[in-house]
RNA sequence: AAAGCCCGCCGGGCGAUCGCUGGCAGACGCGUUCUGCGAGAGGAACGUCCGGACUCCACAGAGCGGCGUAGCAGGUAACGCCUGCCCACCGUGAGGUGAGGAUCAGAGCAACAGAGACGAGUCGCCGCGCGGCGCGAGCGGCGCGGCGGGUGAAACGGGCAAUCUCUACGCGGAGCAACACCAAGUAGGCAGCCGGGGAUCCUGCUCGGGGAGGCUGCGGGUCGGUGGCUCGAGCCGGCGCGCGAGCGCCGGCCUAGAGGAAUGAUCGCCACGGCGCCAGCGAUGGCGCCGCACAGAAUCCGGCGUACAGGCGGGCUUUGCAC
Repeated sequence: AAAGCCCGCCGGGCGAUCGCUGGCAGACGCGUUCUGCGAGAGGAACGUCCGGACUCCACAGAGCGGCGUAGCAGGUAACGCCUGCCCACCGUGAGGUGAGGAUCAGAGCAACAGAGACGAGUCGCCGCGCGGCGCGAGCGGCGCGGCGGGUGAAACGGGCAAUCUCUACGCGGAGCAACACCAAGUAGGCAGCCGGGGAUCCUGCUCGGGGAGGCUGCGGGUCGGUGGCUCGAGCCGGCGCGCGAGCGCCGGCCUAGAGGAAUGAUCGCCACGGCGCCAGCGAUGGCGCCGCACAGAAUCCGGCGUACAGGCGGGCUUUGCAC
């Protein structure tokens, strides 16, 4: 210098105007109000694949079945995740990948080629024996023993458990639209009492009218509202332990909580990239235009997987060259 490998990180900045959703404070016209202050998406918030927290439902005990996981050890709340080591494979290498228990318990499977492919004695040759046919040279058959070319990944010896199976271990179901609380109706239910011997009602009283419900109490749900809801296996820094995943101690910090669902829109300047023009020998500078990803919370957390314009940092490998 060129090709690579492995980690870690960022993923636009500043300002103005107009809005949106919560919080706090104040004001009054007490409201779905106004004013002020402050806060307001991500590294994947995504897919919802795996594991948990939490909530409700179910559950004596035992057996069968079903699903999942699979080297050894460790980490963790847990995992199918992560770390270390072994082994196998790939790579010159840095490294990467692994569905890595068991095939003397039983079963199943193998394209093409080949006589024959998981069932067995199966194609050819030789020798011996037996009997058959033919006048004969000889021909073919059966049994026993021996040998062999060729095919193919594999030919009574193996392979595959990414086929059933066996072994060991694990696993109840639904999910915040869970669940809990409050609680409207000119909806409806139950109980008690009153009511055609005329109630309630018109109507405060008397008369009159009218004609089947009225009063009281109770509890459940719907509309709607509130909680659950964001302080948590939390984040940052330091020290210690550990090869590492990670763990412990100390100090500091508070960082969205919407609910048909806010976190936005329009400008200006700067940064970055591309193109064009101009100046300049050149390095470079100026001006103009365009572009600037993937994507967006919805109970919370730990993983995995997938998408991503552009950019930064560190360690290492191979090859070439120079000293």
Predicted 3D model of a 323-nucleotide RNA (Bacterial RNase P class A) from a Pseudomonadota bacterium. Rfam family: Bacterial RNase P class A. Its family is annotated with ribonuclease P activity, tRNA processing and dimeric ribonuclease P complex in the Gene Ontology. The RNAcentral record of the sequence draws on ENA. The source organism's lineage runs through Bacteria, Pseudomonadati and Pseudomonadota. Its mean pLDDT, the model's own confidence on a scale to 100, is 80.